[in-house]
RNA sequence: CACUGCAAGUCGAGCGAGAAAGGGGCUUGGUCCCUUAGUAAAGCGGCGGACGGGGGAGUAACACGUGGGUAACCUGCCUAUCAGAGGGGGACAACAGUUCGAAAGGACUGCUAAUACCGCAUACGUCGGUCGGAAGUCCGCUUCCUGGAAGGAAAGCUAGGCCGCAAGGUCCGGCACUCAAGGAUGAGUCCGCGUCGCAUCAGCUUGAUGGUGGGGUAAUGGCCUACCAAGGCGAAGACGCAUAGCUGGUCUGAGAGGAUGAUCAGCCACACUGGGACUGAGACACGGCCCAGACUCCUACGGGAGGCAGCAGUGGGGAAUAUUGGACAAUGGGCGCAAGCCUGAUCCAGCCACGCCGCGUGUGUGAUGAAGGUCUUCGGAUCGUAAAGCUCUGUGGAGAGGGACGAAACCCUGACGGUUAAUACCCGGCAGCCUGACGGUACCUUCUUAGCAAGCACCGGCUAACUCCGUGCCAGCAGCCGCGGUAAUACGGAGGGUGCAAACGUUGCUCGGAAUUAUUGGGCGUAAAGCGCGUGUAGGCGGCUCAGAAAGUCGGAUGUGAAAUCCCUCGGCUUAACCGAGGACGUGCAUUCGAAACUCCUGAGCUUGAGUACGGGAGAGGGUCGCGGAAUUCCCGGUGUAGAGGUGAAAUUCGUAGAUAUCGGGAGGAACACCAGUGGCGAAGGCGGCGACCUGGACCAAUACUGACGCUGAGGUGCGAAAGCGUGGGGAGCAAACAGGAUUAGAUACCCUGGUAGUCCACGCCGUAAACGAUGAGUGCUAGGUACUGGGGGUAUUGACCCCUCCAGCGCCGAAGCUAACGCAUUAAGCACUCCGCCUGGGGAGUACGGCCGCAAGGCUAAAACUCAAAGGAAUUGACGGGGGCCCGCACAAGCGGUGGAGCAUGUGGUUUAAUUCGACACAACGCGAAGAACCUUACCUGGGUUAAAUCCGCCGGAAUCCUGUAGAGAUACAGAAGUGCCCUUCGGGGAAUUGGUGAGAAGGUGCUGCAUGGCUGUCGUCAGCUCGUGUCGUGAGAUGUUGGGUUAAGUCCCGCAACGAGCGCAACCUCUGUCGUUAGUUGCCAUCAUUAAGUUGGGCACUCUAACGAGACUGCCGACGUUAAGUCGGAGGAAGGUGGAGAUGACGUCAAGUCCUCAUGGCCCUUAUGUCCAGGGCUACACACGUGCUACAAUGGCCGGUACAAACAGUCGCAAUACCGCGAGGUUGAGCUAAUCUGAAAAAACCGGUCUCAGUUCGGAUUGGAGUCUGCAACUCGACUCCAUGAAGUUGGAAUCGCUAGUAAUCGUAGAUCAGCAUGCUACGGUGAAUACGUUCCCGGGCCUUGUACACACCGCCCGUCACACCAUGGGAGUUGGUUGCUCUAGAAGUCGGCGAGCUAACCUCGGAGGCAGCCGCCUAAAGAGUGACUGGUGACUGGGGUGA
Repeated sequence: CACUGCAAGUCGAGCGAGAAAGGGGCUUGGUCCCUUAGUAAAGCGGCGGACGGGGGAGUAACACGUGGGUAACCUGCCUAUCAGAGGGGGACAACAGUUCGAAAGGACUGCUAAUACCGCAUACGUCGGUCGGAAGUCCGCUUCCUGGAAGGAAAGCUAGGCCGCAAGGUCCGGCACUCAAGGAUGAGUCCGCGUCGCAUCAGCUUGAUGGUGGGGUAAUGGCCUACCAAGGCGAAGACGCAUAGCUGGUCUGAGAGGAUGAUCAGCCACACUGGGACUGAGACACGGCCCAGACUCCUACGGGAGGCAGCAGUGGGGAAUAUUGGACAAUGGGCGCAAGCCUGAUCCAGCCACGCCGCGUGUGUGAUGAAGGUCUUCGGAUCGUAAAGCUCUGUGGAGAGGGACGAAACCCUGACGGUUAAUACCCGGCAGCCUGACGGUACCUUCUUAGCAAGCACCGGCUAACUCCGUGCCAGCAGCCGCGGUAAUACGGAGGGUGCAAACGUUGCUCGGAAUUAUUGGGCGUAAAGCGCGUGUAGGCGGCUCAGAAAGUCGGAUGUGAAAUCCCUCGGCUUAACCGAGGACGUGCAUUCGAAACUCCUGAGCUUGAGUACGGGAGAGGGUCGCGGAAUUCCCGGUGUAGAGGUGAAAUUCGUAGAUAUCGGGAGGAACACCAGUGGCGAAGGCGGCGACCUGGACCAAUACUGACGCUGAGGUGCGAAAGCGUGGGGAGCAAACAGGAUUAGAUACCCUGGUAGUCCACGCCGUAAACGAUGAGUGCUAGGUACUGGGGGUAUUGACCCCUCCAGCGCCGAAGCUAACGCAUUAAGCACUCCGCCUGGGGAGUACGGCCGCAAGGCUAAAACUCAAAGGAAUUGACGGGGGCCCGCACAAGCGGUGGAGCAUGUGGUUUAAUUCGACACAACGCGAAGAACCUUACCUGGGUUAAAUCCGCCGGAAUCCUGUAGAGAUACAGAAGUGCCCUUCGGGGAAUUGGUGAGAAGGUGCUGCAUGGCUGUCGUCAGCUCGUGUCGUGAGAUGUUGGGUUAAGUCCCGCAACGAGCGCAACCUCUGUCGUUAGUUGCCAUCAUUAAGUUGGGCACUCUAACGAGACUGCCGACGUUAAGUCGGAGGAAGGUGGAGAUGACGUCAAGUCCUCAUGGCCCUUAUGUCCAGGGCUACACACGUGCUACAAUGGCCGGUACAAACAGUCGCAAUACCGCGAGGUUGAGCUAAUCUGAAAAAACCGGUCUCAGUUCGGAUUGGAGUCUGCAACUCGACUCCAUGAAGUUGGAAUCGCUAGUAAUCGUAGAUCAGCAUGCUACGGUGAAUACGUUCCCGGGCCUUGUACACACCGCCCGUCACACCAUGGGAGUUGGUUGCUCUAGAAGUCGGCGAGCUAACCUCGGAGGCAGCCGCCUAAAGAGUGACUGGUGACUGGGGUGA
């Protein structure tokens, strides 16, 4: 809030009047008659429409709650009482007629009744005034006695009886009526107390506060008015703004509280918005009236109508909320005598799982553990007794039948009792009769079939519940933490599980947890938080004793605290929810009676708190004035000469116009060395030469006095470093800004040279600091030790010191206690009390706006939007430091030799390519995987092929096996030939083994992920560390042990110690080597004997050697040092001396280090290909860059000739002697050797002799040409070597950088693995064989202790600000546009009131009037308008900062 229906009517027993349709009758015909019917509808009159019903706009208020007052009031209907109800009069509706209007509605004329209206009589009493008296009192007044003006009727209606022809009269009763005073009920009004946010609202108020007179009201009152006074309210929050109906209760909570005010109940306010009155007992009236406004509708344009925040219902808005139902049967209400009528109140029904409660969706049995799904370790597991099957039951649902309670009455009938003159009437009980919307109800019986009836959320932790697949930082999830980047219990699906269940989740709101606003019940040194410090107002708190009073306090009693709700006990619906009855509670308020300990109040005292007086000494306490010396600078003069000054080093600068230096004199300003001190004073800021004057405070001692005078302190007020500001001085030094010089990549800095404000003084502002003890003030109590300052006492003394002690102050250490810890600890951060200030996550922000202060700078007060999940404290363990201490290492230093320059080799990057396969990237990739790419390898590229290689199984064939040919690049394809063995045999054949074909199944991948993994490896690092058990300490993380003093190569050992032990590491045990012994003596060896060309042979095993077992070295001995220890230094002996030398051996761990291309392996991917086979090519490319090496650059050398001396290793698919050939590589031959026997094998540097003579060479050998050798199927791409010829760069290498401490570096050669061949690489072996180490300052790496830390991905960390871009909220802003509100004014509807009332006028009268009405005027005033302010919101070009962003 359009439309629609209903929600307030009723009374004929108050009154007058009074139809029609329909039906019937008469009649040719109706302006006919009867009935309908004295009905409907309407009117006058009465009562009710002020109840019931609705929603909560306004209201911060006596609105509400609670308790009181009303002696300041009213109250219809109801109830009980007193007294009445006599006699008259005139109208107006309806109605009829005329008339206006579209309508709504009127106008005029005429008639009429009443319980309508108006006079008169009567007046118990009431009210008002006045006077007097009495009693009471809350001093306002109330009650009682006595006398005077005003004021009332419905004579109505009616059942019944009697009388009467009737009209009517009369009796009795009922209803209605009047006056009065009560009751009850319901209102009005006043008061105490309680009742939200903002102080960035601090001053508000003119009817405002009071008085007097008057008016008004039912009634008090500035409620209104005239005059007078100068009040009233406010920090205990006035005024203003914002929000809000209040309560019983409801939700939550252990409670105290917090939040809330749906349903039910009480109160209030409202009814389209604003204003107003009328009527009435009651209204300023939801379904009444008038006016104004907005909106909607009708209209003939003149004018009218309306108000669902009643019940339904519609539209709109919205996340969202129902039927245009039935009945008055019950309860209740209105009217009526009553029957009855009305009642969207109410009772019921309908819709909605919205809430609460109850019930069902089956029960028992049932293992082939069915099928199927899912998972799987492929065995199985699980859904799962679940299903099926068999059996049983029938609540609910459906069908049928029966069938309530809720109903008691009223009325009527009958008899009885009472009343009465009365068998009427009326009243009372009794009996009968009548009344059910719900309702096809509840409930009961019967019948039917397991048939018709289970979902939702969740499964990472919190939090009960786990797997697979898909996806791949995507899609998505998310309450918080957080999941998702290819193995997701976190996303989506599935299987399974968990929880609840006709519901389950989500969202929103409230309380709780939250002691996270802390009264119960928190804090403020460092986490947020003590005002910079005094003084002091209000306020709060306050010593001892006595007495009184009784406000607080405590106790008793009474009233109240509505009902419902909550709680308890009974009872009713089958149970429950729900309902009924009784009880308890209701912490509160009021009244009253008591108590007197404590607090308050009053009075009287006290001295210990506080203060005053007297006497002392200490002090950079403050202010003013004066004085002093040293130093700096400047000026003047002298001496004097070339520099001075300054720095890490310099330069700017000053100086030959004479500086610096030095001497003398002068000027001026500022500050006061030493004393000087973890000393002193002050409230704090702060105060430092000396003296004088003025002045504040504290302390000590002994007395006297006052008598609680005290403490704290919101506001207020004063002081308040430095810098800064204003005016005027002053200005030596210093010194922002500024200038110059340096430094630097830059250097608007640090350093230097200058230098202005300022620093100083006077006066006035500012009012802030890490104004800090980051610790407010006061009082009391609670172990000590020690130092210092001031004063006093005691002992002793001439005096001082020392010692003991008291008070005051200032420090350090520490007990109990406290603290998160650190720490504090009689100067508390301990134990208590009093008062004040302050805090409540980080950022935004101490910012914006507003206000106050300031000359300005700025200060004080002080938010929000938005954003984050943290910010922060203390301590712990690490890591790090251009922190500290101690120590080590070829780390530096001291040395030797290299690399970096050249040529070549090799690896890498890059480039190129069809491919140049892949991996490795600081140390710790780069002569690395690769101990050896021509094919193969080979993984790459091009091209050609390919169901295909193994095992097992089925079928077919051939035993096997071997050979040849053709095509082809080959793989391969095709053709042909030879050839049957073993076992059994029924001679057909079968079997074993092997092979070919075929089928099934299955392989294969150097494809990806080393960030899914195992294993292996590198590295820190052969560094000395890394841990554990028990105990102890700590709230804990953790610590202790493991630190400390020594010592060591060592966490090695010793000592000490709240630690005592132990483990992995260190060391040792193992191997090689160095000495000796024993055993053994071939293939080894040869001293002696014999022998030979030769240890060749005999002989021997002494030696060497070989290889097995032993010995030896342990700081064992001596001395010194040391703690008497560990150990160190020196010495002896010894082959070796302090781990003898070397190797193997690598703790806990770090680097997501390396490897899926050794191998193994999860997952993913390919399957006529990413598998596999083959040929050729590539991995060998080449403007370039880097790493690692080789060879050199030469004379310590090259070349030629000669002569020596090793170790280790290898060898039958092999090593190969010898002899011959070749310049040579090599070839031919093939003794010996499966090796202490034979062979490779020559060792080379070295040494001796010769030559070269400093040159791009007789150095150097690259490159190139030619000729060859060897291996191999094959040396073109792409092998090694030889010979001849050629003869490049290179003359010792920039910056930089590497290795090495002794048999080492350097240098010299030898061997091996791989290997057909290929070595400057790698791994071993021996020969020759140095130099240097003062030392630990520095570089690098490491260990231990300690310290700081905002780091923990650990400094390759973290992190700040500007700028650029995007987004978000916000401040300012020329303005612009709304809302709320103040003041002034204009105009002013309806209406009350007041005034006038010449017009109109029935009731009364003495006829004149009185009175009334219309009308007009005035005051007030709503909406409206004009002007001017205030507050508040939106928006705004531009602009300011803020936040967030991979």

A computed fold for a 1446-nucleotide RNA from an uncultured prokaryote, annotated as small-subunit ribosomal RNA.
It matches the Rfam family "Bacterial small subunit ribosomal RNA". Gene Ontology terms of the family: ribosome and structural constituent of ribosome.